[in-house]
The prediction has a mean pLDDT of 81. This is a predicted structure of a 74-nucleotide RNA (transfer RNA) from Halomonas almeriensis. It was read from a public genome assembly. Taxonomically the source falls in Halomonas (Bacteria, Pseudomonadota, Gammaproteobacteria, Halomonadaceae). It matches the Rfam family "tRNA". The family's RNA type in Rfam is transfer RNA.
RNA sequence: CGGAGCGUGGCGCAGCUUGGUAGCGCGUCGCAAUGGGGUUGCGAAGGUCGCUGGUUCGAAUCCAGUCGCUCCGA
Repeated sequence: CGGAGCGUGGCGCAGCUUGGUAGCGCGUCGCAAUGGGGUUGCGAAGGUCGCUGGUUCGAAUCCAGUCGCUCCGA
């Protein structure tokens, strides 16, 4: 320098192909069951999707640029 993959709650991931205002597991908090703990059940908080711009009535999703990490090639 060229190419490819990844980036989404605290952590690990899905959702992208087929655009319709984001979900799962673990974790955290509250309540109940227990003498307490563990555990189980119920409920809740927490992310505007790496960043910027564009297309669109509408973008995590499509397009362009850019940043970080990883891999391949030179």